[in-house]
RNA sequence: GGAGGGGACCGGGCAGCCGCGGCGCGAGCCGAGGAAAGUCCGGACUCCACAGGGCAGCGAGCCUGCUAACGGCAGGGCGGGGCGACCCGACGGAAAGUGCAACAGAGAGCAGACCGCCAGCGGCCGCCUUCGGACGGUGCGGGCAAGGGUGAAACGGUGGGGUAAGAGCCCACCGCGCUCCUGGUAACAGGGGCGGCACGGUAAACCCCUCGCGGAGCAAGGCCAAAUAGGGAGGCGUCCGAGGCUGGCCCGGCCGAGGCCUCCGGGUAGGCCGCUUGAGGCCGCCGGCGACGGCGGUCCCAGAGGAAUGGCUGCCACCCCGGGCGACCGGGGGACAGGAUCCGGCUUACAGGUUCCCUUCGCAC
Numbered sequence: 001g002g003a004g005g006g007g008a009c010c011g012g013g014c015a016g017c018c019g020c021g022g023c024g025c026g027a028g029c030c031g032a033g034g035a036a037a038g039u040c041c042g043g044a045c046u047c048c049a050c051a052g053g054g055c056a057g058c059g060a061g062c063c064u065g066c067u068a069a070c071g072g073c074a075g076g077g078c079g080g081g082g083c084g085a086c087c088c089g090a091c092g093g094a095a096a097g098u099g100c101a102a103c104a105g106a107g108a109g110c111a112g113a114c115c116g117c118c119a120g121c122g123g124c125c126g127c128c129u130u131c132g133g134a135c136g137g138u139g140c141g142g143g144c145a146a147g148g149g150u151g152a153a154a155c156g157g158u159g160g161g162g163u164a165a166g167a168g169c170c171c172a173c174c175g176c177g178c179u180c181c182u183g184g185u186a187a188c189a190g191g192g193g194c195g196g197c198a199c200g201g202u203a204a205a206c207c208c209c210u211c212g213c214g215g216a217g218c219a220a221g222g223c224c225a226a227a228u229a230g231g232g233a234g235g236c237g238u239c240c241g242a243g244g245c246u247g248g249c250c251c252g253g254c255c256g257a258g259g260c261c262u263c264c265g266g267g268u269a270g271g272c273c274g275c276u277u278g279a280g281g282c283c284g285c286c287g288g289c290g291a292c293g294g295c296g297g298u299c300c301c302a303g304a305g306g307a308a309u310g311g312c313u314g315c316c317a318c319c320c321c322g323g324g325c326g327a328c329c330g331g332g333g334g335a336c337a338g339g340a341u342c343c344g345g346c347u348u349a350c351a352g353g354u355u356c357c358c359u360u361c362g363c364a365c
């Protein structure tokens, strides 16, 4: 210098003027983000439900830690990728059961013989014969599964022995299973012995195993409380009065919805609380590889209502274009996005830039 890998960050700065929201006004103070986003997980808080246990359903799923909790994080293991720095992984169980495997292929699960291989055995043919049989051939019966071929996958792999040809038939190594030892908290790793191989794949198929899970969400929930219309209680009802009782009928008597007044209660509009001091931020020390934890100091940092956090100008920094040998001059540009009860994560978006460590290649010394 080229090409890469990992981590930590920034997300323009300063000044002036105008404007907006909160703290009652003035003054003064404060006023978006690393993701405030998606609302995907986990919690706090609130209300409802709830003796205990189980079924169903949903979710998590290598190990050990961290944490309020988690599907998060840290460290580690195993598998895969990369020369490497490093990166990726839904990573329990297929010898409990059920299911599935298109096409191709002989055969797809306790399988199978298309090409092929074989003459040890039963035949057949030829030939020889000392008449017992030997030899050569055939691939009909039979034996085989090494090789070819199909497939994503073909019933352990490689090599040797063995055989008519073959085959875990036998042996060595690898794999697999059982068992023991050693190291490790564990996942797991290393090693010894035994077994001749049975037990193919698929669980982001049903399923089995272990663990977890009550529901709703700040429009939660609570308090205060108009007008109007209902509800309840008491009082007044001279006069009016539907209707009812008494009565054969009328008068009369009694009850009486309606009416007026006072009080009570629920709820609506509206207002208030919840509401932001918190698993809080920053700095330092200590423990820990780390996630994180402990102690001390310091700070208060939007909380409003369908919702404020903006604009202009100047200078500086950065990037682009044009001009100039150059100092420089002129013009242009600034990502993703934006609180709504709060917090911890994950994921996704993002112009441009800073910084540290590492890998590999080339060159020079």
Base pairs, nucleotide, nucleotide: 001361002360003359004358005357006356007355008354009353010352012316013315014314015313016312017311018310020031021030022029023028033336037347038346040345041344042343043342044341045217046216047215048214057213058212059211060210061209062076063075064074065073066072077091078089079088080087081086092208093207097206098205099202100201114148115147116144117143118142121141122140123138124137125136126135128133156174157173158172159171160170161169175197176195177194178193179192180191181190182189183188221273222272223271224270231264232263233262234261235260236259240258243255244254245253246252280299281298282297283296284295285294286293287292318333319332320331321330322329323328
Bacterial RNase P class A from an Acidobacteriota bacterium, 365 nucleotides, folded computationally. The model forms 90% of the base pairs in the Rfam consensus. Model confidence (mean pLDDT): 78 of 100. It matches the Rfam family "Bacterial RNase P class A". It is annotated as a ribozyme. About the family: Ribonuclease P (RNase P) is a ubiquitous endoribonuclease, found in archaea, bacteria and eukarya as well as chloroplasts and mitochondria.